[in-house]
RNA sequence: GUUUCGAUCGUGAGUUUGGUUCAGAACGGAGGAACCAAAUUUUAGGGGCUAAUUUCAGCAUACCUGAAAGAGACACCUUCCAGUCUUCGCCCGUCAGCUAACUCCGUCGGCAAUGGGAGGAGUG
Numbered sequence: 001g002u003u004u005c006g007a008u009c010g011u012g013a014g015u016u017u018g019g020u021u022c023a024g025a026a027c028g029g030a031g032g033a034a035c036c037a038a039a040u041u042u043u044a045g046g047g048g049c050u051a052a053u054u055u056c057a058g059c060a061u062a063c064c065u066g067a068a069a070g071a072g073a074c075a076c077c078u079u080c081c082a083g084u085c086u087u088c089g090c091c092c093g094u095c096a097g098c099u100a101a102c103u104c105c106g107u108c109g110g111c112a113a114u115g116g117g118a119g120g121a122g123u124g
Base pairs, nucleotide, nucleotide: 002025003024004023006021007020008019009018026107027106028105029104030103031102036097045095046092047091048090049089053069054068055067056066057065058064070087071086072085073084074083
């Protein structure tokens, strides 16, 4: 995790609103020179997004459990102390240091309340 201008859809027509799409703006991310860095540690692969990493112990390994450190969240402008929580997941595909110009990608998802319609399954 938005916004703007057009186009288009729904109507007999207009307005408003909503959806889709084109183009832009804004925000976020990735790739990509020189110089600098690194000097090759390249299957023991490597790398990216994200706060979401590292170490130790248990465990035959992974997973998992616990602890510690680091990182992140918790209201109105900011900061400090204390306290309570979180520390997932996903992607690239043998390949990427930094990086001007340039190129590419993203702007979602979830929950709750109320009403209506359709279909399926099970039970009585």
This is a predicted structure of a 124-nucleotide RNA (c-di-AMP riboswitch aptamer (ydaO/yuaA leader)) from Pantanalinema sp. GBBB05. Its Rfam family is "c-di-AMP riboswitch aptamer (ydaO/yuaA leader)". Rfam describes the family as follows. This family represents a conserved RNA structure found upstream of the ydaO and yuaA genes in Bacillus subtilis and related genes in other bacteria. Its mean pLDDT, the model's own confidence on a scale to 100, is 77.